RNA sequence: AUACGUGAUAGUUGUUUGCCUCAUAUAAUCUUGGGAAUAUGGCCCAUAAGUUUCUACCCAGUAACCGUAAACUACUGGACUAUGAGGGAAAGUGAUGGGUGU
Numbered sequence: 001a002u003a004c005g006u007g008a009u010a011g012u013u014g015u016u017u018g019c020c021u022c023a024u025a026u027a028a029u030c031u032u033g034g035g036a037a038u039a040u041g042g043c044c045c046a047u048a049a050g051u052u053u054c055u056a057c058c059c060a061g062u063a064a065c066c067g068u069a070a071a072c073u074a075c076u077g078g079a080c081u082a083u084g085a086g087g088g089a090a091a092g093u094g095a096u097g098g099g100u101g102u
Base pairs, nucleotide, nucleotide: 003102004101005100006099011096012095013094014093015092016091017090019087020086021085022084023083024082025081026056029049032046033045034044035043041066042065050057058078059077060076061075062074063073
């Protein structure tokens, strides 16, 4: 140096899974239809749009408004999901390398 083994296998590096942070998407928004409640109420179901996007499209509260009718309005706070980036730990695994034997 090479080949074949071995495993106390440090170190380096790739990768997978979990966690955290950030960014992008989406505004947790909204169309239409049917039904329901009525100031102690203002909801339920279905459907379509929205994302180079799978899923989700709700909860709570505040302030108005509607004088009993069929219609709701504004605002605040709180997520999940997809993708990407970064961080840190552990475990698995690939490579390299180290130890060691012939």
Purine riboswitch aptamer from Bacillus suaedaesalsae, 102 nucleotides, folded computationally. Its Rfam family is "Purine riboswitch aptamer". About the family: Riboswitches are metabolite binding domains within certain messenger RNAs that serve as precision sensors for their corresponding targets. Its mean pLDDT, the model's own confidence on a scale to 100, is 78.